[in-house]
């Protein structure tokens, strides 16, 4: 440099145009002599910046970082 792929809660991962959810985790309660485990709950995220669209995490353009692959 060129093609390819990915960025979502504190971390792992879904959502393939129509309410952002699941698991761990952290708050808070029950249970417990305690701590562990169980259980109910709460909080908490779409990388950025413009488009298209009634309606964008999802399509388009540019940007910024990671990864594969060529040379």
């Nucleotide at each position: 440099u060129g093609g390819g792929g990915g960025a979502u809660g504190g971390u792992g991962c879904a959502a393939a145009g129509g309410c952002a959810g699941c698991a761990c985790a952290a708050g808070g309660g029950a249970c417990u002599u305690u701590g562990g485990a169980u259980c109910c709950u709460u909080u908490g995220a779409u990388c950025g910046a413009g488009g298209u669209u009634c309606g964008a995490a999802u399509c388009c353009u540019c940007g910024u970082c990671c990864c594969c692959c060529a040379g």